[in-house]
RNA sequence: GGGGCUGUAGCUCAGUUGGGAGAGUACUUGACUGGCAGUCAAGGGGUCGUGAGUUCGAAUCUCACCAGCUCCACCA
Numbered sequence: 001g002g003g004g005c006u007g008u009a010g011c012u013c014a015g016u017u018g019g020g021a022g023a024g025u026a027c028u029u030g031a032c033u034g035g036c037a038g039u040c041a042a043g044g045g046g047u048c049g050u051g052a053g054u055u056c057g058a059a060u061c062u063c064a065c066c067a068g069c070u071c072c073a074c075c076a
Stems, first nucleotide, its partner, number of pairs: 001072007010025004019056001027043006049065005
């Protein structure tokens, strides 16, 4: 330098023919308990890596860039 994959909640991830942003876990509160743990219930938390484009509408399609993983090439 070129190809491929990945980037979504604190963490691990789902979301695939463009139209509701979600699960588990963690966190907060309440109930049960003498307390902890645990169980149950409720709740908060995300400008979907960044920017632009297409579209009535983009996490999803297109382009550029950034970061990580990986393969190839180059130099030594």

A computed fold for a 76-nucleotide RNA from a Terriglobia bacterium, annotated as transfer RNA. Its mean pLDDT, the model's own confidence on a scale to 100, is 82. It matches the Rfam family "tRNA". The family's RNA type in Rfam is transfer RNA.